[in-house]
Context: one part of a larger RNA
RNA sequence: AGCAUAGGGAGGAUGCCUAGGCACUAGGAGCCGAAGAAGGACGUGGUAAGCUGCGAAAAGCCGCGAGUAGCCGCAAACAGGCGCAAAUCCGCGGAUGUCCGAAUGGGGGAACCCGGCGGCCGUAAUGGGCCGUCACCGGUAGAUGAAUACAUAGUCUACGCGGAGGGAACCCGGUGAACUGAAACAUCUAAGUAGCCGGAGGAAGAGAAAGAAACAUCGAUUUUCUGAGUAGCGGCGAGCGAAAGGGAAAGAGCCUAAACCAAUGGUUUACGGAUCAUUGGGGUAAGGGAUCUCAACAAGUAAUGACAAUAAUCUAGUUGAACGCGCAUGGAAAUGCGGGCCAAAGAAGGUAAGAGCCCUGUAAGCAAAAGGUGACGAUAGUGAAGAGAUUACCGGAGUACCACGGGACACGAGGAAUCCAGUGGGAAGGCGGGGGGACCACCCCCCAAGGCUAAAUACUACCUAGUGACCGAUAGAGAUAAGUACCGUGAGGGAAAGGUGAAAAGAACCCCGGGAGGGGAGUGAAAGAGAACCUGAAACCCUAUGUUU
Numbered sequence: 001a002g003c004a005u006a007g008g009g010a011g012g013a014u015g016c017c018u019a020g021g022c023a024c025u026a027g028g029a030g031c032c033g034a035a036g037a038a039g040g041a042c043g044u045g046g047u048a049a050g051c052u053g054c055g056a057a058a059a060g061c062c063g064c065g066a067g068u069a070g071c072c073g074c075a076a077a078c079a080g081g082c083g084c085a086a087a088u089c090c091g092c093g094g095a096u097g098u099c100c101g102a103a104u105g106g107g108g109g110a111a112c113c114c115g116g117c118g119g120c121c122g123u124a125a126u127g128g129g130c131c132g133u134c135a136c137c138g139g140u141a142g143a144u145g146a147a148u149a150c151a152u153a154g155u156c157u158a159c160g161c162g163g164a165g166g167g168a169a170c171c172c173g174g175u176g177a178a179c180u181g182a183a184a185c186a187u188c189u190a191a192g193u194a195g196c197c198g199g200a201g202g203a204a205g206a207g208a209a210a211g212a213a214a215c216a217u218c219g220a221u222u223u224u225c226u227g228a229g230u231a232g233c234g235g236c237g238a239g240c241g242a243a244a245g246g247g248a249a250a251g252a253g254c255c256u257a258a259a260c261c262a263a264u265g266g267u268u269u270a271c272g273g274a275u276c277a278u279u280g281g282g283g284u285a286a287g288g289g290a291u292c293u294c295a296a297c298a299a300g301u302a303a304u305g306a307c308a309a310u311a312a313u314c315u316a317g318u319u320g321a322a323c324g325c326g327c328a329u330g331g332a333a334a335u336g337c338g339g340g341c342c343a344a345a346g347a348a349g350g351u352a353a354g355a356g357c358c359c360u361g362u363a364a365g366c367a368a369a370a371g372g373u374g375a376c377g378a379u380a381g382u383g384a385a386g387a388g389a390u391u392a393c394c395g396g397a398g399u400a401c402c403a404c405g406g407g408a409c410a411c412g413a414g415g416a417a418u419c420c421a422g423u424g425g426g427a428a429g430g431c432g433g434g435g436g437g438a439c440c441a442c443c444c445c446c447c448a449a450g451g452c453u454a455a456a457u458a459c460u461a462c463c464u465a466g467u468g469a470c471c472g473a474u475a476g477a478g479a480u481a482a483g484u485a486c487c488g489u490g491a492g493g494g495a496a497a498g499g500u501g502a503a504a505a506g507a508a509c510c511c512c513g514g515g516a517g518g519g520g521a522g523u524g525a526a527a528g529a530g531a532a533c534c535u536g537a538a539a540c541c542c543u544a545u546g547u548u549u
Stems, first nucleotide, its partner, number of pairs: 001548009015534001016499002020471002022468007029460002031166002039100003042055003046078002050074002061094005070082003105114003115134007136163003139159006170201001171199005181188001185235001211218002222249005232240002253452003256396001260281009288394002291389004303382002312373004317366003323339001325338004340357002342346001348360003401425004406420003411437001432447005486493002506533001509520004
């Protein structure tokens, strides 16, 4: 020195555990903000570094409710207090709420600096302190008022009128890549994706046919299954990829412009009127409306339909069955054996091990001073309707449409309809116009150039309840004082780290030692559970014995 055996050390695998996560289901909620948000800085405790809470009224103050014997957060301890005159804790409402931050009196290198005005305090006086107020833009109202006479621009003032900023995804719009694929690459693809910007809502958008179809018809929109990887598009490559129709979910329809009538005001007038503006009536597409005639006053009817309030429900709670069973084992009974009981409750968690009957609960019920959500129904309010005829009065113009070059449509310019905006041109007027995939005819369908509209659909930062052939500490979130420590100028990157025991009963006292540490004693079921603490694998190290060289 190797090997073997035994006993240790070191180490932290494995097993068991779970305080935490992950995914989803159902319901709720779906915004917050100048009445100063989100997010922070700094403070705040008797002792106080961190976290949490709170704000100079600072782990808190007030009211109301609920609730019961204890309490002064995580978190021990000392000191000191509070509480049955009802505290702590829980819910609702209120008060306070430094400084920064949209940040808004001005400035600024966020949490700082410096002001004006009014009131109050203080000083002999100045300096100073406290409270309130003072940004900008838009709107409304008023005042003032240039060049320039009226006017307008501008300026000023008032306003418990609005905006500004934040927010996980979902939604609409604007803008808009590349890697990649095509086995290279340019059209194409990726993809109208990512990114950036604007805007809104609890949903958004769409939506009551200038539709879809096909000679038969359907009857707003949205979503889904299907149609269908079909028809098509495509360096006809890679790839892209419908619609009608059918089945289902949901279901809801309306208001204007105009013709015409009236009122008011202006302009004009040969005072008859004409014309313009505003307001009110009328009116809205099965070809209607206006106009005229007839009928009728149906009626404040059908219908629609608030506000407030109510039911219900949410935000604290509360009642809640049944062994105080015996014996055995054990440190401990919930285990085993034996006996009994409840069950609208044998979900679950805890209790010294495995408990329906010990505790918290569970089933089933009950409850709100205050605040939130909020039906059904009823009410106020709003509020329709018929027939015929004539006539050609109205029915959304720089529009439709065309040309050019683009974009969107599953459709890449194609035979390319349809939709959208740009540039240039530019109609008709219901005997009219659009569509039916170039275009024309016939036929059919439908009325553009104004607007509103629940539900079915999408999402989950947040709240409640629950579920898992999800994880179990190198897993599951990155997360245990974690977006911390630490790294980086910065954008940004980003850890490690769980377990004594049933209970601290956390080892009084003695001995060695400066201490660390250890030996006794004691606690405990166990200390080979001693805080470097459950189990305690391997590498590695040591000792002893054997053996080999």